[in-house]
RNA sequence: GCUCCCGUGGUGUAGUCCGGCCAAGCAUUAGGGACUCUCAAUCCCCCGACUCGGGUUCAAAUCCCGACGGGAGCACCA
Numbered sequence: 001g002c003u004c005c006c007g008u009g010g011u012g013u014a015g016u017c018c019g020g021c022c023a024a025g026c027a028u029u030a031g032g033g034a035c036u037c038u039c040a041a042u043c044c045c046c047c048g049a050c051u052c053g054g055g056u057u058c059a060a061a062u063c064c065c066g067a068c069g070g071g072a073g074c075a076c077c078a
Stems, first nucleotide, its partner, number of pairs: 001074007010028004020058001031045004051067005
């Protein structure tokens, strides 16, 4: 330098293919509560996220373009 993949709460992920029930699901952490003599375990509730910018569309986490960050492969290495 070229190609490909990934980016979603504090953390790990599903959802993207084929746009709409996503005001975004699950687990975990934090907070609150129930149970218990107490603790643990268990159960319930609750806060919290789509990397950034632009485009298409009635409607974008999802499609398109660019940027940024991370990863992999290839090439160059006189």

Annotation
This is a predicted structure of a 78-nucleotide RNA (transfer RNA) from a Thermoplasmata archaeon. Its Rfam family is "tRNA". Gene Ontology term of the family: triplet codon-amino acid adaptor activity.